[in-house]
Context: one part of a larger RNA
RNA sequence: UCCUACGAGUUACUCCUCACUAGCAAGGUUAAAUCCUGAAGGGAUGCAGCCGAAGCGAAAGCAAGUCUGAAUAGGGCGUUUAGUUAGUGGGGGUAGACGCGAAACCCGGUGAUCUACCCAUGGCCAGGUUGAAGCUCUGGUAACACAGAGUGGAGGACCGAACCAGUACACGUUGAAAAGUGUUUGGAUGAGCUGUGGGUAGGGGUGAAAGGCUAAUCAAACUGGGAAAUAGCUCGUUCUCCCCGAAAUGCAUUUAGGUGCAGCCUCAGAUUUAGUUUAGCAGAGGUAGAGCGACUGGUUGGAUGCGGGGGCUUCACCGCCUACCAAAUCCUGUCAAACUCCGAAUGCUGCUAAAUAUAUCUGGGAGUGAGGGCAUGGGUGCUAAGGUCCUUGUCCGAAAGGGAAACAACCCAGACCAUCUGCUAAGGCCCCCAAAUGUGUGCUAAGUUGACCAAACGUGGUCCGAUUGCUUUGACAGCUAGGAUGUUGGCUUGGAAGCAGCCAUUCAUUUAAAGAGUGCGUAACAGCUCACUAGUCGAGCGAUUGGGCGUGGAUAAUAAUCGGGCAUUAAGUACACUGCCGAAGCAAUGGCCUCGCAAUGCGAGGGGUAGGGGAGCAUUCCAAGGGCGUCGAAGGUUUACUGUGAGGUAGGCUGGAGCGCUUGGAAAAGAAAAUGUAGGA
Numbered sequence: 001u002c003c004u005a006c007g008a009g010u011u012a013c014u015c016c017u018c019a020c021u022a023g024c025a026a027g028g029u030u031a032a033a034u035c036c037u038g039a040a041g042g043g044a045u046g047c048a049g050c051c052g053a054a055g056c057g058a059a060a061g062c063a064a065g066u067c068u069g070a071a072u073a074g075g076g077c078g079u080u081u082a083g084u085u086a087g088u089g090g091g092g093g094u095a096g097a098c099g100c101g102a103a104a105c106c107c108g109g110u111g112a113u114c115u116a117c118c119c120a121u122g123g124c125c126a127g128g129u130u131g132a133a134g135c136u137c138u139g140g141u142a143a144c145a146c147a148g149a150g151u152g153g154a155g156g157a158c159c160g161a162a163c164c165a166g167u168a169c170a171c172g173u174u175g176a177a178a179a180g181u182g183u184u185u186g187g188a189u190g191a192g193c194u195g196u197g198g199g200u201a202g203g204g205g206u207g208a209a210a211g212g213c214u215a216a217u218c219a220a221a222c223u224g225g226g227a228a229a230u231a232g233c234u235c236g237u238u239c240u241c242c243c244c245g246a247a248a249u250g251c252a253u254u255u256a257g258g259u260g261c262a263g264c265c266u267c268a269g270a271u272u273u274a275g276u277u278u279a280g281c282a283g284a285g286g287u288a289g290a291g292c293g294a295c296u297g298g299u300u301g302g303a304u305g306c307g308g309g310g311g312c313u314u315c316a317c318c319g320c321c322u323a324c325c326a327a328a329u330c331c332u333g334u335c336a337a338a339c340u341c342c343g344a345a346u347g348c349u350g351c352u353a354a355a356u357a358u359a360u361c362u363g364g365g366a367g368u369g370a371g372g373g374c375a376u377g378g379g380u381g382c383u384a385a386g387g388u389c390c391u392u393g394u395c396c397g398a399a400a401g402g403g404a405a406a407c408a409a410c411c412c413a414g415a416c417c418a419u420c421u422g423c424u425a426a427g428g429c430c431c432c433c434a435a436a437u438g439u440g441u442g443c444u445a446a447g448u449u450g451a452c453c454a455a456a457c458g459u460g461g462u463c464c465g466a467u468u469g470c471u472u473u474g475a476c477a478g479c480u481a482g483g484a485u486g487u488u489g490g491c492u493u494g495g496a497a498g499c500a501g502c503c504a505u506u507c508a509u510u511u512a513a514a515g516a517g518u519g520c521g522u523a524a525c526a527g528c529u530c531a532c533u534a535g536u537c538g539a540g541c542g543a544u545u546g547g548g549c550g551u552g553g554a555u556a557a558u559a560a561u562c563g564g565g566c567a568u569u570a571a572g573u574a575c576a577c578u579g580c581c582g583a584a585g586c587a588a589u590g591g592c593c594u595c596g597c598a599a600u601g602c603g604a605g606g607g608g609u610a611g612g613g614g615a616g617c618a619u620u621c622c623a624a625g626g627g628c629g630u631c632g633a634a635g636g637u638u639u640a641c642u643g644u645g646a647g648g649u650a651g652g653c654u655g656g657a658g659c660g661c662u663u664g665g666a667a668a669a670g671a672a673a674a675u676g677u678a679g680g681a
Stems, first nucleotide, its partner, number of pairs: 001681006011095003015092010027051003033045004055062002065077004098236002101233001105226006116200009125190001127159003130155001134151006163187003168183004202218001204214003239616006249262005263368002265365007274358001275356009289342001290340002296336003301331004307325002309322004371396005377390004401412003416591004421587003427581003430565003436578001438577006449567002457552003461549010478536005484509003489503003515530001519528002592606006617670001619667007627659002635654008
């Protein structure tokens, strides 16, 4: 992993509630028990009890009323009748209560043959080394002390086997082993190791203390019981078809992944137009916008300058001045969720009309109460987030199909079934790939681009506009020539001559034209050049501004790429046009089902999770009826037919003795999932 079997909403109750069916009905009903028939969910008696027919009040009590209250007020609860007894079903309650699952808690026992510590009694430690005290002798001292030699054999002494331990590394890791093996290492006369017997027991023991050990189990052992503990948690929960079809919100919660009430779904009943949409009319309102010379506040620059600061003056009061601050006013510009002189669109309310088919209430049953994306108006955040919190809408959730390469929620579009039919949507039409290598006119040269990135800023790349200037009286660019004189203007300066700087009637003269000088240059001159002018040339040349496409800006982690191949008067891009392809859409043909309608037909409908409702299939047993079977039952296997489906029927082979069918009834009544249980492969 597979196969087979087993495996989860059950059962009980004088309980509660609702629906349906049946009996009786202002009544309904018996229980225990007794009797009869005599084995059948039988009949009779039994009126004890229960429910209902009257309520209100705490109660006395009163009563279609009553309580409160001073009240003949108001208000609360009642009154204007339908119940009751059974059966079946839906739900609730109490029970283990759909199944499996804790960690734990308590009670009683069993354990110290493992291990911890202790007690008693035994055992064990090759070999080698060091050489304490003491003693003896000699020396030495007044005597001691002391020194030397020898002897001696101490030590939680040294080295190192047995023994005990377990330092480092490797192997082993479904092992040889549920802790080992190899090498290496520590202790090895001691707080040593060890045999045997005994002791301490679970909130207890023991512990040179690690929460260690207490029989492969320890922050409270094991075992039996309370016990099916509890589990707002996780997982699982078994046949079919048909109809409808949610929610992820509000309030509350020792509440936040739970629950109650409401909302939304479904079923039954009732009300009977109350719902929805559109149009017209009539309304309330203070949002968007706008405005503020209409308030409350904010706010740019200027004018004027109440008042103040500073300076001058004065004995003081006055007074004068000001590159200061600045009220108020005026001009100018401007802002606001908690500003408004104003003020929409939508939305909301009412009436009328039309269209449509809902809507509301009562009762039974739920599920939901983690939502999410996108668009929209906002808050929050960084006008960050696949962020977060609201509004309105939509889709996913619970929605398949086509498009977007792939892609829950983006675009198109809502799948009852069948068809080798047609038309379209979004999107496409060179090839992969169905349909245009379509038509017309431009643009782009960057493979820009070709449906998933790019900005500020730069750009004499290129195309198209607008305004304006010059121009055959010759422009623009180039080339040739000139570009002078008063004058080195004045001042300044060491110098300042067009060109360090300052000044200004920046003049005047000669001229075709030439600045008291545009730049380079010199110490200052000089020199080069420009403006300006003439000649040459011969037709357009500048300036400003708007737009299209392009270009730089352009950096990401495994080679690259528009989905790929590839594409350049495109297969890119802009505008216009024609045709075609393209879906489970629409249409066509046939069929099934549901609902509505005086209806042999017509019309509408049939995506669906949680969930509600309806109708069925199959299994086992029971009762009655009626059948099959050794001329072959059940079971197995295979084929054919049949039903929307669960399924059913028939034939062949196998098998070898029981088994269907109809109508009812009763359930140990359907498996693919539970790290399900057992067995097997």
Large-subunit ribosomal RNA, domain II from a marine metagenome, 681 nucleotides, folded computationally.
Rfam family: Bacterial large subunit ribosomal RNA. Gene Ontology terms of the family: ribosome and structural constituent of ribosome.
The full RNA is in RNAcentral, with records from SILVA.
The prediction has a mean pLDDT of 84.